[in-house]
RNA sequence: CUCAUCCAGAGGGGCAGAGGGAACGGCCCGACGAAGCCCCGGCAACCGCACCGCGCAGCGCUCGCAGCUGCCGGUCACGGUGCCAACUCCGACCCGGGGCGUCUCCGCCGCCGGGACAGAUGAG
Numbered sequence: 001c002u003c004a005u006c007c008a009g010a011g012g013g014g015c016a017g018a019g020g021g022a023a024c025g026g027c028c029c030g031a032c033g034a035a036g037c038c039c040c041g042g043c044a045a046c047c048g049c050a051c052c053g054c055g056c057a058g059c060g061c062u063c064g065c066a067g068c069u070g071c072c073g074g075u076c077a078c079g080g081u082g083c084c085a086a087c088u089c090c091g092a093c094c095c096g097g098g099g100c101g102u103c104u105c106c107g108c109c110g111c112c113g114g115g116a117c118a119g120a121u122g123a124g
Base pairs, nucleotide, nucleotide: 001124002123003122004121005120006119011040012039013038014037015036019029020028021027024091025090026089041084042083043082046080047079048078050075051074052073053072055071056070057069058068059067088118093115094114095113096112097111098109099108100107101106
């Protein structure tokens, strides 16, 4: 840099001792113990391995739906990552809707939906 995913899921112990939730604004978590480190456990299924399908395409032959390759879908959870408060905690910018206000204008919002930006994780 590119692509995919991000409203699901899953925590105990030890050391440590005041921060943490990326950043800004909120709102939260935290001495009933934050960050960090270690141990054990778990979740998930992105990648690899293995297995399945009378799935799709191609290749080649002894032409049989048997073989090989790729793709698609599924199973598993062995290996490589990741993750285990709150939707990526929410918002911020744009669009649409809704609501409110002395309501054609204009302004506002603990509201709903979509998109963008940013970020995270994986694969390349």

The RNA shown here (SAM riboswitch aptamer (S box leader)) has 124 nucleotides and comes from a soil metagenome.
Its Rfam family is "SAM riboswitch aptamer (S box leader)". Rfam describes the family as follows. The SAM riboswitch is found upstream of a number of genes which code for proteins involved in methionine or cysteine biosynthesis in Gram-positive bacteria.
The coordinates come from a structure-prediction model, not an experiment, and the mean pLDDT is 83.
The model forms 97% of the base pairs in the Rfam consensus.